RNA sequence: AUAAUGAAAAGGCAAACCCAUUGUAAGGUGGGGACGCAAAGCCACGGGCCUUGAGUUCAGGCAGCCGGGUUGCAAAA
Repeated sequence: AUAAUGAAAAGGCAAACCCAUUGUAAGGUGGGGACGCAAAGCCACGGGCCUUGAGUUCAGGCAGCCGGGUUGCAAAA
């Protein structure tokens, strides 16, 4: 501690899968579980992807797809 970086330490999150619950669905929430993560904290702003209904551009979702915004841990090289 601005940028770059993630060694060690402390702490944090939790994919797949299983159970419960909620939703038309995608998906959400709680418990178990750990593949991974330095923003795998938060925000659907741009792109992308997913879902249902109407029927052709509205509605809903994904922040663990990328970019952007914003807050934040460490201090070895």